[in-house]
RNA sequence: GCGGCGUAGCCAAGUGGCUAAGGCAACGGAUUGCAAAUCCGUCAUUCACCGGUUCGAGUCCGGUCGCCG
Numbered sequence: 001g002c003g004g005c006g007u008a009g010c011c012a013a014g015u016g017g018c019u020a021a022g023g024c025a026a027c028g029g030a031u032u033g034c035a036a037a038u039c040c041g042u043c044a045u046u047c048a049c050c051g052g053u054u055c056g057a058g059u060c061c062g063g064u065c066g067c068c069g
Stems, first nucleotide, its partner, number of pairs: 002069005009024003017055001026042005048064005
């Protein structure tokens, strides 16, 4: 210097209209003699950060930072 990626504690969908899917974990409850398993519920006022475009941005554009090649 070039390319790719950065979304919850972890994994991860999303490709302009969203009130941001799902799984695991965590927490609360039901059940149980106690557990495990199962079931129900809760869990992202900030999508790495700063600007821009747009009626509207996680999504498009520029810059910065970090990671990978």
Notes: A computed fold for a 69-nucleotide RNA from a marine eukaryotic metagenome, annotated as transfer RNA. Rfam family: tRNA. From the family's description: Transfer RNA (tRNA) molecules are approximately 80 nucleotides in length. The family's RNA type in Rfam is transfer RNA.